[in-house]
Context: one part of a larger RNA
RNA sequence: GGUGUAUGGUGGAUGUCUUGGCAUCGAGAGGCGACGAAAGACGUGGAAGCCUGCGAUAAGCCUCGGGGAGCCGGCAAUCAGGCAUUGAUCCGAGGAUUUCUGAAUGCGGAAACGCGGCGGAGCAACCCUCCGUCACCGCUCGCUGAAUGCAUAGGCGAAGCGGGGCGAACGCGGGGAACUGAAACAUCUAAGUACCCGCAGGAAAAGAAAGAGACAUCGAUUCCGUCAGUAGCGGCGAGCGAAAGCGGAAAUAGCCCAAACCGGGAUUCGUCCCGGGGUUGCGGAAGCACUGAGGGGUUACAAAGCCGUUCUUAGCCGAACCGUCUGGAAAGGCGGACCACAGCGGGUGACAGUCCCGUAGGCGAAAAGGACAGGCCCCCGUUAACAUGUGCUCUCCAGAGUAGCGCGAGGCUCGUGAAACCUCGCGUGAAGCGGGCCGGACCACCGGCCAAGGCUAAAUACUCCUCGAUGACCGAUAGUGGACAAGUAGGGCGAUUGAACGAUGAAAAGCACGGCUACUAGCCGAGUGAAAAGCACCUGAAACCAUGCACUU
Numbered sequence: 001g002g003u004g005u006a007u008g009g010u011g012g013a014u015g016u017c018u019u020g021g022c023a024u025c026g027a028g029a030g031g032c033g034a035c036g037a038a039a040g041a042c043g044u045g046g047a048a049g050c051c052u053g054c055g056a057u058a059a060g061c062c063u064c065g066g067g068g069a070g071c072c073g074g075c076a077a078u079c080a081g082g083c084a085u086u087g088a089u090c091c092g093a094g095g096a097u098u099u100c101u102g103a104a105u106g107c108g109g110a111a112a113c114g115c116g117g118c119g120g121a122g123c124a125a126c127c128c129u130c131c132g133u134c135a136c137c138g139c140u141c142g143c144u145g146a147a148u149g150c151a152u153a154g155g156c157g158a159a160g161c162g163g164g165g166c167g168a169a170c171g172c173g174g175g176g177a178a179c180u181g182a183a184a185c186a187u188c189u190a191a192g193u194a195c196c197c198g199c200a201g202g203a204a205a206a207g208a209a210a211g212a213g214a215c216a217u218c219g220a221u222u223c224c225g226u227c228a229g230u231a232g233c234g235g236c237g238a239g240c241g242a243a244a245g246c247g248g249a250a251a252u253a254g255c256c257c258a259a260a261c262c263g264g265g266a267u268u269c270g271u272c273c274c275g276g277g278g279u280u281g282c283g284g285a286a287g288c289a290c291u292g293a294g295g296g297g298u299u300a301c302a303a304a305g306c307c308g309u310u311c312u313u314a315g316c317c318g319a320a321c322c323g324u325c326u327g328g329a330a331a332g333g334c335g336g337a338c339c340a341c342a343g344c345g346g347g348u349g350a351c352a353g354u355c356c357c358g359u360a361g362g363c364g365a366a367a368a369g370g371a372c373a374g375g376c377c378c379c380c381g382u383u384a385a386c387a388u389g390u391g392c393u394c395u396c397c398a399g400a401g402u403a404g405c406g407c408g409a410g411g412c413u414c415g416u417g418a419a420a421c422c423u424c425g426c427g428u429g430a431a432g433c434g435g436g437c438c439g440g441a442c443c444a445c446c447g448g449c450c451a452a453g454g455c456u457a458a459a460u461a462c463u464c465c466u467c468g469a470u471g472a473c474c475g476a477u478a479g480u481g482g483a484c485a486a487g488u489a490g491g492g493c494g495a496u497u498g499a500a501c502g503a504u505g506a507a508a509a510g511c512a513c514g515g516c517u518a519c520u521a522g523c524c525g526a527g528u529g530a531a532a533a534g535c536a537c538c539u540g541a542a543a544c545c546a547u548g549c550a551c552u553u
């Protein structure tokens, strides 16, 4: 020095545990903000570092309700002092306060700072302090007002209303890649994806046929299944990829304008405004003839409130067990009982239906909020001045720089193709009901439908957030990055990046006291405890280190 073995040390694996995560389901909520948000800075406690709460009224103030004996938040004790059955602490609802920054908004600014104007208050007064107010944009309204007579532009307004910013995903719109795939690559693909921007809602979008189809029909939209990897598209490569129909879900909801015509008002005589009327594809108006008393409603079609019911935001009641043995401890063993609409679950010194919290089942709101099938209520019409409906006449009306067409694009399964259809850009440019569009070039026949105005619930998508339930989900190198000071410490000029660290014990009973000593270490006693498990604390593997012994070089 090596090997083996034993005993220790070191180390923190393993086992057990769970405060934290993950996922799904159900219900709720689906916004907050100039009445100053989200996010912060700085303060705030008798002594106060961090977290939490709060805001100079600062771990809080007021009112109402719940609750009923302790309380002055957590780490986390201690000292000092208080509060509370005249009901505190605590829980819920409503209110008050709410520094400074931040859209940040008087002006400036290197956020949490600096400096002002005007009005008011404090002071006898100045200084100073305090309170209020002063950004910009849009719409409406008012006043004023050029060239230029009326006007208009413009100007002014402490006149009113609104906007601005934040927010996880979902939605619609405007822009819009590349890697990649094609075994290279250019059309193509990836993909209208990622990403950027705008806007909105609790959903959004779409939506009441100028539709889909096929010679039969269906009858707004949305979503799911199927149709179907079909028809098709495609350097016919890679790949892309429908629809009708059928079956379902939910819903069942359809409406309103413009115009003709009538009435009123204004008029620069061109027309314009208001009210009625009317809304369709065998229409409407106008004229004529007839019909006839109920119908509807707050999500669109007009619109507000009250009551009632019910739910949410605190809570309350809630059955039934003792003895004995082992043990540190009984919930375990044994013996004998009881409850059960409750033997889900958690806790308690080991495993508890009957010890505690609960569970089943019932009950409950002064206040605030939500929902609704109800009632009150509201609207239209009621004898002809017309709600509704029917027939006849064929005079009037029925969305124009629109449809179509040419050129150039985009969207559809459709990559220019025989390329329709839908939507844009530039140009050109109709008909007007005897009219027009569509049915995949185009024409005819046949069929469908009425564009160029608008609104519309539900079925559908999502989950930053709240509550409840569940798990052949994880169990501290796992599960969130984060069970711990976590978006912390640390890194980076910065955009950003980003950890590790859980467990004494049932209870601190956390080792009084003594001894050694290099004196906050450590050790030996003593004591606590079931056990030292002794705060470097459950268990305590291996690597590694040390020592004893055996063998060996």
Stems, first nucleotide, its partner, number of pairs: 001552009015538001016503002020474002022471007029463002031166002039101003042055003046079002049075003061095006070083003106115003116134007136163005141157004170201001171199005181188001185235001211218002222249005232240002254455003257399001261276006281433001283397003286393005292386001294380004305376003308372006315363003321336005337354002339343001345357003404428008414440001435450005490497002510537001513525004